[in-house]
Predicted 3D model of a 479-nucleotide part of an RNA (small-subunit ribosomal RNA, 3' major domain) from a metagenome. RNAcentral holds the full RNA, with entries from SILVA.
Context: one part of a larger RNA
């Protein structure tokens, strides 16, 4: 000086309580572990692995297995010696890679004509290759403590030292945030503020809006004429800062009330992660040191595996129904994405889908039909018109290829399940709950992940206690 304590003080946080939904119990989806396998490829392992790397495993990816084949190699530089390169069409052996024959069509670019570039083929060899080892040899990246309020340093000063002081007291805050005071005075790295989005208004500026006010014309629409007022769209500004008043308070530094105002005290979100700590996570993004392999632990193809299933965990969707389920009118976002592409209307199909095609590189055209909500019927408490797993038959699309192993559709089956033990997790307001839309990855596959609006609650006396965490003290058989 740290660390620690079922020692004390003071303070924080969806910690706790106080609420409202869930998880733990089905059925299924996914990850993992175990077990199996020829293989089920590797990593990840309380918090901080377990819908994680993987924003998408039929084949390719693949790194794993089995079976075929190469051996200066699928790749780089070098290269005796030699040639245009390459395209099409057929044949043979073979699962394919490959091997191997026959026809055809061609004879690269620049050029000062000396050359110069580029391409194929190759001997022998220097090399190449490796998702092979070591994350405890490393770089970069990241994860957690923790968006927690910390961590430090130059001078002075005290002490023999190793340190202390500053950083500690009082008060105040969301903060070592800010005032007082004080052997300390400054100063840094973090807090704040500076940066986006939102939320009020203005100015610009109108191939989106809008009848707002004219005129027209329709069955009916901003359809057209016209105009930028409003809406919007996006640039640039303004607006808030305890600025004002009052009480409290140390004459402070805040607090607490209220005015005005679109918003009030960090206005709401976000991006931003000090020093440092787990020898934390990655040599399978990359780089990289050392080791290993070098007719193979390297490359190339076929098929197969990663999708296995007594069985446990974790994280997820749909359920158990009447606040509901089915039918049938009918209303109302947001944001995005769109040429290997969205794809309207039409016309067929009980649908999935197909044909046919306008438009659109898009504030113009499409994807687009939002759902829940509200009307109105019908159900009437049942394993049911809840529930929707499985199974079986016909299809439809992607795609050389859906048997291992997609996803959807139509008819048929209709299981489990009647709210779930010990335990346990989320959330403090536009939250939680619930509803639905859209993107990325993708030939195809979303209950996952990343975003968007739609309707919207309850509670919060409080800080004893559980956990976590920050400052001061104490105390130790602790470093």
């Nucleotide at each position: 000086u740290g660390a620690c304590g079922g020692g004390g003080g003071c303070c924080c946080g969806c910690a706790c309580a106080a609420g409202c939904g869930g998880u733990g119990g089905a059925g299924u989806a996914u990850g993992u572990g175990g077990u199996u396998u020829a293989a089920u490829u590797c990593g990840a392992c309380a918090c901080c692995a377990u819908g994680c790397g993987u924003a998408g495993a039929a084949c390719c990816u693949u790194a794993c297995c089995c079976g075929g084949a190469u051996u200066u190699g699928a790749c780089a530089u070098u290269g005796a010696g030699g040639c245009a390169a390459g395209g099409c069409c057929g044949g043979u052996g073979g699962a394919a890679a490959c091997a191997u024959c026959g026809g055809u069509c061609g004879c690269c670019c620049c050029u000062u004509c000396g050359g110069g570039g580029g391409g194929c083929c190759a001997a022998a060899g220097a090399c190449a290759g490796g998702u092979g080892c070591u994350g405890c040899a490393u770089g970069g990246c990241u994860g957690u403590c923790g968006u927690c309020a910390g961590c430090u340093c130059g001078u002075g000063u005290c002490g023999u030292g190793a340190g202390a002081u500053g950083u500690u007291g009082g008060g105040u805050u969301a903060a070592g945030u800010c005032c007082c005071g004080c052997a300390a005075c400054g100063a840094g790295c973090g807090c704040a503020a500076c940066c986006c989005c939102u939320g009020c208004c203005a100015u610009u500026a109108g191939u989106u809006g809008c009848c707002a006010g004219c005129g027209g014309a329709u069955a009916a629409u901003g359809c057209c004429g016209g105009g930028c007022a409003c809406u919007c769209u996006a640039a640039u500004g303004g607006g808030a800062c305890u600025g004002c008043c009052g009480u409290c308070g140390u004459u402070a530094a805040g607090a607490c009330g209220g005015a005005g105002g679109a918003a009030g005290g960090c206005g709401g979100g976000g991006a931003u992660g000090a020093c440092g700590u787990c020898a934390a996570g990655u040599c399978c993004u990359c780089a990289u040191g050392g080791c290993c392999c070098u007719u193979a632990u390297a490359u190339c193809c076929g098929g197969g595996g990663c999708u296995a299933c007594a069985c446990a965990c974790g994280c997820a969707c749909u359920a158990c129904a009447a606040u509901g389920g089915c039918c049938g009118g009918u209303a109302u976002a947001g944001a995005a994405g769109g040429c290997u592409g969205c794809g309207a209307g039409c016309a067929c199909g009980u649908a999935a889908g197909u044909g046919u095609a306008a438009g659109c590189g898009a504030a113009u055209c499409c994807u687009a039909g939002a759902a829940a909500a509200c009307c109105g019927g019908c159900c009437u408490c049942a394993g049911u018109u809840c529930g929707g797993a499985u199974u079986g038959u016909a299809g439809u699309c992607u795609g050389u290829a859906a048997u291992u192993c997609g996803a959807c559709u139509a008819c048929a089956u209709g299981a489990a399940g009647u709210c779930g033990g010990a335990a346990u997790c989320g959330c403090u307001a536009g939250u939680a709950a619930u509803c639905g839309c859209g993107g990325a990855u993708u030939a195809g596959u979303a209950u996952g992940c990343c975003g968007c609006g739609g309707u919207g609650a309850a509670u919060a006396u409080g800080u004893u206690c559980c956990c976590g965490g920050g400052c001061c003290u104490u105390g130790u058989a602790u470093a």